[in-house]
RNA sequence: UACUUAUCAAGAAAGGCAGAGGGAAUUUGGCCCGAUGAAGCCUUGGCAACCCAUACAGUUAACUCAAUUGUAUGAAGGUGCCAACUCCUUCCAUUGUAACAGGUGGAAAGAUAAGUC
Repeated sequence: UACUUAUCAAGAAAGGCAGAGGGAAUUUGGCCCGAUGAAGCCUUGGCAACCCAUACAGUUAACUCAAUUGUAUGAAGGUGCCAACUCCUUCCAUUGUAACAGGUGGAAAGAUAAGUC
C1' cells in the first nucleotide's frame, strides 16, 4: 500500500518553539476556525474507539481442554483521539413543495482499530 470486519450524533486541557494557514479530496457548492496565533514539533495532562481484565447470558464443539457472540463494569499497558455530526453537501432512493427549499434512509469515500497478505 492492498484486502476483511467493526465503529464513527458522546467524550477530552495547558505551556514552550514556530509564524500563515487549516477543516481528507486539484470532486460540487457552502460554511467555519486562525496575529486574542493556523499547520507542524516538544513537554505535561486528559478522553476512552479497538486490542486488555472481570462478571453474566448464549452458541459451537468436546465429554479433558477450548473457541466464539452479546451486555455490563473496570483499567489506561499498545495504538489512537482531545472545534463544529466524518463541519454540511456532492451520488442514489424516498418524502415534501406550484416549483425551490427542507426531512428520512442508503451507498461511495474518509478516519481509527484488530486481523490477513